Predicted 3D model of a 75-nucleotide RNA (c-di-GMP-I riboswitch aptamer) from Pelobacter sp. UBA5610. The organism belongs to Pelobacter, within Bacteria. It was read from a public genome assembly, where an Rfam model found it. Its mean pLDDT, the model's own confidence on a scale to 100, is 88.
RNA sequence: CUCCGUAAAAGGCAAAAUUGGAGCAAUCCAACGACGCAAAGCCGCGGGUCCUUUUGGGACAGCCGAGCUACCGAA
Repeated sequence: CUCCGUAAAAGGCAAAAUUGGAGCAAUCCAACGACGCAAAGCCGCGGGUCCUUUUGGGACAGCCGAGCUACCGAA
C1' cells in the first nucleotide's frame, strides 16, 4: 500500500413509529427515537422500484452495480 475485518478503541450514521412543516404525489426537511450499518459517506452514470399535472418531468444512494473519497488496524 492492497485485500480484509466475526478483534479492540475512539468517533460516525440512523429504520419503523410519533409530532411539526413542504409537496398533486413518490418523497423530503426538522425534532424525537434506535431497527440496523465498516462506507447506511458522495454521486441518478447503468439496471431496478415508485410518483405524476405524461411523450415530459420527478423521487429513492438503508435495492444491485459503476465512479470518487474516507476513520481504526487485531487476525